RNA sequence: CGUCCCGGGAAGCGCUGCGAGACGAUUGUCGUCCCAGGCCCGGCCAUGAAACGGCGCUUACCUGAC
Repeated sequence: CGUCCCGGGAAGCGCUGCGAGACGAUUGUCGUCCCAGGCCCGGCCAUGAAACGGCGCUUACCUGAC
C1' cells in the first nucleotide's frame, strides 16, 4: 500500500436497476438473476467528533413553530 474479515454511521417496507458478482449464449458482446452502505469513520485503551448514501412511505430520536 492492497485485499479479506469485524464494528459503527436510528429502524423498517415497497419500487427502479448503474457498477460489481453469478449463470448462460450465437462470447472483445448480449441476455438472465441478484442488486441502493458499492461511501465514510474505526478495529490496544481513554476522551471528543463526523460527513454522506436514487425515489416513495412508516416509525423512532432531537430541535423549532403552532
A computed fold for a 66-nucleotide RNA from Paludibacterium yongneupense DSM 18731, annotated as SAH (S-adenosyl-L-homocysteine) riboswitch aptamer. NCBI's taxonomy places the organism under Bacteria, Pseudomonadati, Pseudomonadota, Neisseriales, Paludibacterium yongneupense. The coordinates come from a structure-prediction model, not an experiment, and the mean pLDDT is 80.